[in-house]
RNA sequence: GAUCCAAUCUGCCGACGUCUCAACGCCUUCGGGCAGCGAGACUGACGCAGUGCGGUGACGCAGCGGACCGGAUUCACACUCGGAGUGGCGAACGGGUGAGUAACGCGUGAAUAAUCUACCCCGGGGUGGGAGAUAACCUUACGAAAGUUUGGCUAAUCUUCCAUGUCCGUUAUUCCGCGCAAGUGGAAUAAUGAAAGGCCCUUUUGGGUCGCCCUGGGAUGAGUUCGCGUCCCAUUAGCUUGUUGGUGAGGUAAAUGCUCACCAAGGCGACGAUGGGUAGCUGGUCUAAGAGGAUGAUCAGUCACACUGGGACUGAGACACGGCCCAGACUCCUACGGGAGGCUGCAGUGGGGAAUCUUGCACAAUGAGCGCAAGCUUGAUGCAGCGACGCCGCGUGGGGGACUUGAAGGCCCUCGGGUUGUAAACCCCUACCAGCAGAGAGGAAGAAGGACAUCAGGUAAUGGGUGUCCGGUGACGUUAUCUGCUGUAUUAGCUCCGGCUAACUACGUGCCAGCAGCCGCGGUAAUACGUAGGGAGCAAGCGUUAUCCGGAAUCACUGGGUGUAAAGGGUGUGCAGGCGGGCUCGCAAGUCUGAUGUGAAAUCCCCGGGCUUAACCUGGGAAUUGCAUCGGAAACUGUGGGUCUUGAGGACCGGAGAAGAAGGCAGAAUUCGUGGUGUAGCGGUGAAAUGCGUAGAUAUCACGAGGAAUACCCGUGGCGAAAGCGGCCUUCUGGACGGUUCCUGACGCUCAGGCACGAAAGCGUGGGUAGCCAACGGGAUUAGAUACCCCGGUAGUCCACGCCUUAAACACUGGGCACUAGGUGUUGGCGAUACAACUCGUCAGUGCCGUAGUUAACGCAUUAAGUGCCCCACCUGGGAAUUACGUCCGCAAGGAUGAAACUCAAAGGAAUUGACGGGGGCCCGCACAAGCGGUGGAGCACGUGGUUUAAUUAGAUGAAAAGCUCCGAACCUUACCAGGCCUUGACAUGCAAGUAGUAGGCUGGCUGAAAGGCCGGACGACCCCUGUUUAUCAGGGGAGCUUGCACAGGUGCUGCAUGGUUGUCGUCAGCUCGUGCCGUGAGGUGUUGGGUUAAGUCCCGCAACGAGCGAAACCCCUGCCCUUAGUUGCCAGCAUUAAGUUGGGGACUCUAAGGGAACUGCCGGCGAAAAGCCGGAGGAAGGUGGGGACGACGUCAAGUCCUUAUGGCCCUUAUGGCCUGGGCUACACACGUGCUACAAUGGACGGUCCAACAGGUAGCCACACCGCGAGGUGGAGCGAAUCCUUCAACGCCGUUCAAAGUUCGGAUUGCAGUCUGCAACUCGACUGCAUGAAGUCGGAAUCGCUAGUAAUCGUGGAUCAGCAAUGCCACGGUGAAUACGUUCUCGGGCCUUGUACACACCGCCCGUCAUACCACAAAAGUCGGCAACACCCAAAGUCGGUGACCCGCGAGGGAGCCGCCUAAGGUGGGGCCGGUGAUUGGGGUA
Repeated sequence: GAUCCAAUCUGCCGACGUCUCAACGCCUUCGGGCAGCGAGACUGACGCAGUGCGGUGACGCAGCGGACCGGAUUCACACUCGGAGUGGCGAACGGGUGAGUAACGCGUGAAUAAUCUACCCCGGGGUGGGAGAUAACCUUACGAAAGUUUGGCUAAUCUUCCAUGUCCGUUAUUCCGCGCAAGUGGAAUAAUGAAAGGCCCUUUUGGGUCGCCCUGGGAUGAGUUCGCGUCCCAUUAGCUUGUUGGUGAGGUAAAUGCUCACCAAGGCGACGAUGGGUAGCUGGUCUAAGAGGAUGAUCAGUCACACUGGGACUGAGACACGGCCCAGACUCCUACGGGAGGCUGCAGUGGGGAAUCUUGCACAAUGAGCGCAAGCUUGAUGCAGCGACGCCGCGUGGGGGACUUGAAGGCCCUCGGGUUGUAAACCCCUACCAGCAGAGAGGAAGAAGGACAUCAGGUAAUGGGUGUCCGGUGACGUUAUCUGCUGUAUUAGCUCCGGCUAACUACGUGCCAGCAGCCGCGGUAAUACGUAGGGAGCAAGCGUUAUCCGGAAUCACUGGGUGUAAAGGGUGUGCAGGCGGGCUCGCAAGUCUGAUGUGAAAUCCCCGGGCUUAACCUGGGAAUUGCAUCGGAAACUGUGGGUCUUGAGGACCGGAGAAGAAGGCAGAAUUCGUGGUGUAGCGGUGAAAUGCGUAGAUAUCACGAGGAAUACCCGUGGCGAAAGCGGCCUUCUGGACGGUUCCUGACGCUCAGGCACGAAAGCGUGGGUAGCCAACGGGAUUAGAUACCCCGGUAGUCCACGCCUUAAACACUGGGCACUAGGUGUUGGCGAUACAACUCGUCAGUGCCGUAGUUAACGCAUUAAGUGCCCCACCUGGGAAUUACGUCCGCAAGGAUGAAACUCAAAGGAAUUGACGGGGGCCCGCACAAGCGGUGGAGCACGUGGUUUAAUUAGAUGAAAAGCUCCGAACCUUACCAGGCCUUGACAUGCAAGUAGUAGGCUGGCUGAAAGGCCGGACGACCCCUGUUUAUCAGGGGAGCUUGCACAGGUGCUGCAUGGUUGUCGUCAGCUCGUGCCGUGAGGUGUUGGGUUAAGUCCCGCAACGAGCGAAACCCCUGCCCUUAGUUGCCAGCAUUAAGUUGGGGACUCUAAGGGAACUGCCGGCGAAAAGCCGGAGGAAGGUGGGGACGACGUCAAGUCCUUAUGGCCCUUAUGGCCUGGGCUACACACGUGCUACAAUGGACGGUCCAACAGGUAGCCACACCGCGAGGUGGAGCGAAUCCUUCAACGCCGUUCAAAGUUCGGAUUGCAGUCUGCAACUCGACUGCAUGAAGUCGGAAUCGCUAGUAAUCGUGGAUCAGCAAUGCCACGGUGAAUACGUUCUCGGGCCUUGUACACACCGCCCGUCAUACCACAAAAGUCGGCAACACCCAAAGUCGGUGACCCGCGAGGGAGCCGCCUAAGGUGGGGCCGGUGAUUGGGGUA
């Protein structure tokens, strides 16, 4: 890396769906209908101008009119104007908000025999007679105002007295019924308790109507009580004194510690009290398959609140949003003395914020209050306005329209074309919508009232019921809807296009700019950034952000897990709790069933209806899974009684055991002490040293002392709950097991908290201390070595007592019971047998293997991780964190419990394939070893780095760059530098125009370094077609040239865009495929195994059977033979010559074509009757004969864009082209590859023998002459088996040199030359003479080679004018040594093992330190908040006491004063929470 991903690892993160009182961005100002429109923090119910805030109509003044009247006065009525108050009712409804509240607040179901209820309904009975006060008003005083006040008049449905008072109420007494009681129903008696009138009719002791009083009942509404349900925190575990109960009293509409006095000491809590945090609750809403989860906007029910806190009054009802009193904060007015106020009603304003509207119309409808009614009031409500905030519907047009042209434009392009695209244009048509004009008084409208008719009652009328007719009332509204006309368009946008996820190209950019929900994209070919074209999705919206649910079986009730992934408590005992054997009888709590009541309406669902549809509205049904009551059933659970024995326990017998505690004893060993013997070392290590020892060690012998531990036996043996337990003996104690019958009769299992035990280390006190040994000292090792090794050595280890309570306390596996194949060991017991052995069976343990099953896999598998039941513990991504804070425990060390902020997108398990290992096994290779010769030292040559330079062109850089590209840089080459020049160009193609003295060659002059530029001279052209007058013609085309356009050109960049080609692992033996089989899968098998081979070569075996690419073979050279063919090659024999020279010959050599030959074929042995190996024979050659070519799948983003090709980018009077000169040859230095040497196996001189390959006409050059020589001058042969290069050298024979910086070595330098070439200065080679450097065999290290090899000797060729060639490629001559062997080094192959690696060990990764940022904890302190407690002070107010004054005939009321309680306030010490804090600490990220 891949896998376990959908049946099948764990686990988190992200995406996709739905929703919203939303906000923001872009777009929309086309239209219609529905619903909605003040949710968080700052911020405290935030602060406010204005407006609204009653009905009845007393009364007053003035006017007008009417009736009456002779007139006046008086009175009554109606209208207009002004306009307060009394009385009644309402104001407790409606409207707003969610601060508080975790509560009988809410929900649900009950109770009220413990209660009240104005207005309303039904029933019964009444409504008689008096008295009095007071407002308005008049008058007085004070004040700025608000307002207050003196005196006087008056009414009532105002207040009050008397009478009456039932089948009425209340109170008291007696009696009866019911009831355990509390109490309740009834009867009797006594006392006591009332009223109000107005209007209408009128045939009047009257009737009607609206009231009023007493009373019974109903309805409605309200109060109170109870069962159950109702968020988080245990890092909140104890709370409570009116507290819990009783008796009595008070109080209330009403039960009650509601309050008080006395008495008792209770009450609540692990089923979570108390405390803290948060929050209105519900019907419902959103989501979901459901169960659930989240939520509590609008609508509806309910509660609470009304500037903050406290309080009562009035009233049927309030402790009262638009009432009162007090205190506080704030705002306003003020004449400074005092006063006023409360938008959380509707609009609106400021502020705040990402963010939420008009100071609209109307009471027409619905509803509310009052009224007999008309009617009045109503920011409730009905409507409109504003904002796409959400939902629904409609539209932005429909049809035709590319055969010859799919227009133009845009974009892409392989330049052919493709796409936008029937899309447009164009033709025909339509009118939903829009615009204009008109119609529409339709629906919404139901009435009240009046008239008439009729009915009941009544003497009649008024009045009441029913029906018919009549008239008036619309905010919305320029309504809905309908009709006509006009015209073609009269609105389409937003997001996305790498995967998830539907949709791709170009350009720009170049880890920049930017994107991003997660993974991630961007470093010069970006489908991911930006733009464009195209496409996809949705659509008047589309995206983003935020929120909830889903997905998430990632809290698992439905529906999860804990051997290794997170997770079994260290072990036991055991209270509470949970669960519990067989039979039987009863009960009926759970359970099941039927019925009744309730579960408000709305919502959701189903069936209908109404708006053109829909949203929406509406009728009916279903549902509301719940609660309560009554009845029934009795299987199961429960409960009560009885009974049983199998679970559990007991009795008896038996054996096993390192089970525990205490005491005693034993021997071996170490050390020490004493004494003896004895002498120089001992000890220790990889090697040493420190250390001990001549003051006698070590060694050895004897004796003694002391402490600790118990060899062998000893065993995946035993015992114990675990920790743990090991010499022997004694005593005491616990448990398990087996056998047999008897007994008890479910007595059981598990277990939060509790309690006990709990290795080692550690702590305290006191002992002990032989050995060992943290710390510490010394010696080594090492770069260092606070380690490993060595010499010493203290705590400790041991004992007693007391603490600590943790471990990888592990089988990483909680306990109990039951069931589910076996096989094989072992420990203890029993049975059968004979007290034996074997064997069989059985119970209890302890191991291994293994089936089914299970598991993600590994594995587990009657000792389960299988199948079930019961109980406990624990887990929920990684890190932060075995942490912080708090609490508990501890002497301390520390332990237990146990978070968050922040951060990451993973962390993890098992298995797979590779790679790696200073893991293992097997094997190979000049890999080591054994040898021979080198390099590294010297000088020089060449290449490279570096440096230098105008330039020193460029590439190649571990192996696998560096005598490489280059098989040959003086110019050229040449790409580099300097300078001088050219610009359609040195070269190609096309187009246009021009071109007869044109193109072209020849040539002169000037200038110049040349290229080039300027000025001339003499010559001097062509081809094809058509036409005609056949020409010195006309027209067209071509070639050349000139000019201009396209374009050429580039050794400029990218080898990390590429083709091709090459190197390397490696000529290593490997790499794969098809089918089958195994595995959930990656993958495995085959290819592993036993042998064998150079080889995955072959054989055998095998869930594999076959096949392919590689290996081998086929090909080339070479070694032997044969055949064919003999010239230029050869010459045995025959002639001949100086000479295979010639005649001749084909035998031989050789040449070059074709064949043969070698295959473990034969023999022996080994091996498995195999493959094969060993030895042998024969053979030129023997086991691949030797050498070469040939290089599997792949690796190294290996090398090459400067061979060539090529995408993209870049330059275009230059990065192109030409020229001269220079450079690539530089030189302090470093590296690599070589040559020559350092000498006597040699140098020098003389003589002398033998090759092969190859090349040759701008060539090789014989031979002759000249020159010391390089070479020169002549000159034959040969395009070559013929001629030439071409005398090979080493060697051999002989002479000399004699160990030296030399007769070695030849660098360097000087002089003189030769040759090539336009040209040897930079910068060639060679020759001669002279010069004669370093160097005496080379440190660490390192290279090549296994036979015709190494070594050594020369020869040839390519390139090439010449040559820097000592290089490279070939050729032959002479010609060794060594290999025991595979331990080690390097590289490789196969198998296996471990792995946290996969860019694969040149990997990964830990901690400190340094820097930056972030959050957290602690901290001397400091600031603030909250809830209590104690004390002080105490407003208003209720209650109680008293009651001068005042009122009242009186009863009595009552100002005032006093007291209890009490909000706010003050003081105090504590508690809890939060902010901040120098500094400190660890953590996270980079």
The RNA shown here (small-subunit ribosomal RNA) has 1486 nucleotides and comes from an uncultured bacterium. It matches the Rfam family "Bacterial small subunit ribosomal RNA".